Annotation: A computed fold for a 266-nucleotide RNA from a Phycisphaerae bacterium, annotated as Bacterial large signal recognition particle RNA. The RNAcentral record of the sequence draws on ENA. The coordinates come from a structure-prediction model, not an experiment, and the mean pLDDT is 77. A source record names the gene ffs.
[in-house]
Formats: sequence, structure tokens, C1' cells
RNA sequence: CCGUGCUAGGCGGAGGGUUAGCGGUCCUCUAUACCUGCAACCCGCUAUAGCAGGGCGGAAUCCCUCUCCGAGGCUUGCGGUGCUCGCACGGGAGCGGCCCACCGGGCGUUGAGGGUCGGAUCCCAUGCGAUGGGUCGCCGGCGAACCGGGUCAGGGCCGGAAGGCAGCAGCCCUAAGUCGGAAGGCUCAUGCGCCGUGGGGCUAUCUGGCCGGAGCCACGGAGGUCGCCACCCGACCGCCGUCUCUUGUCGAGGGGGGGUGCACGG
Repeated sequence: CCGUGCUAGGCGGAGGGUUAGCGGUCCUCUAUACCUGCAACCCGCUAUAGCAGGGCGGAAUCCCUCUCCGAGGCUUGCGGUGCUCGCACGGGAGCGGCCCACCGGGCGUUGAGGGUCGGAUCCCAUGCGAUGGGUCGCCGGCGAACCGGGUCAGGGCCGGAAGGCAGCAGCCCUAAGUCGGAAGGCUCAUGCGCCGUGGGGCUAUCUGGCCGGAGCCACGGAGGUCGCCACCCGACCGCCGUCUCUUGUCGAGGGGGGGUGCACGG
């Protein structure tokens, strides 16, 4: 150096997520790369950190390692957006409360605010009126088979007769009752009253007389203060975008360098 048989290692890896952590199932990237079973309310493990079963290939293009390039991810930044908070020692439109009375306006010597004596609105009681109900009496109508009255045809009874008695129907009248009427008495009530009397109330509003003699109102603007708060701004958190720009981190894959066996035969 060549051939044959074997062994270590290999037959994908990475980022994210998850986890105490590791690996897997999951998502993404790389790009092509044995098979089967297990697994998100998870599965298998513990720093030698998937387990179990089977298969291929095997000492170098293939395994190990160093270095350069580097897809892509995460993170930090940046931009956008949403929620919440801040408005004090961030800015601020607007709205509201209170204050002030500077400017305008209005009222005021035909008398402001104020003071004082009253009145009204309010409450209680009550009178009067009105309205409505009840009741009493009044007027009118109707109103009793018999058991109310009057008159009682006919008929009945008594009587020798004269005559007498009771009395149905009818007619008339009336009782209880019932219907209606209108002025009235009594009584009860009231979403009633340009009405009256007595008492209370005195906060508020309005108002009359008197005193007094110059202010008063707060409508608009300005100002002060407090509160609410759109928006800008800021803070926390979430989501989206971005990396041809920023920080850190991991890094598939590719280029280059180096390293790694055993036995037998020629």
C1' cells in the first nucleotide's frame, strides 16, 4: 500500500415554547435526513439526563475537533397600537362649583343695600257661601180580594108591620209604603272660594308704611381657587411591525486545517 472481517462513533441539527433541569411530542428555521410504538389536564429521564423494539452502514465525502463565513430564532433598542395610571415639583382645549367686583351691562336720589313695624305666599281651627249625599217635614200621583174608613145597588138576617142590623161588588177616601217635585230645617263630606275670624310660623320669596342716604346685581369678559377631563406628554404592562439601523445571545448549513482504531492474509 492492497484485500477480508470487526469495533468506537454515526444514520440529522438548531432556535422558540414547556420544564427545577435534560430530551421528546408541539411551532419555526435549515434542507432531504433508517423503520415501529409512547406523549399536553403530557411522555421518558436526572448531569453518562427520551425509553423500548428492529434495521443500515462503518475508520473516513460519512466519526471527533479548531477556525472563518453564515440562513434563522430569541432578546435589547426603535416605530405603531391598546388597557390602566399620572397631571403635584409636565403642557393644556373644554365643562362645573366657589370667590372677587377690574372692564362692559342692568337697577338706583321718581331713593340702593340695610334697619324697623306690618301684610301675602305656608300650617291649624273655625264661620259664611258653593256643590254633593243622607234625613225630617211639605206638595202632588199611585196605593188594601177579606183581616182600614165612608157610601153601600143587588142579595141576606130580625120583625106581623113600620122599620132596624150586618155588609160583598162598584164608587170615593186614606194607612204602611212607593214614585216624583221644589224652596226649607238638621247633619255629613269636599282636588271648591278674588269671602271672613282667631292662632301659629318668621327660614325663604314678594310686598306696603316709616327711618336713612349710595350703593346694589353678578348677565358677558378678565382674574383667583377647587374638581372633572378630551388631547399631547410620561410610566407600567400586553399585542403588532422592524433589523438593509442598535445591544446581547444561540446558531442549521457551508469553506478550510488537524485528529481517531483492532485482527488476519498478501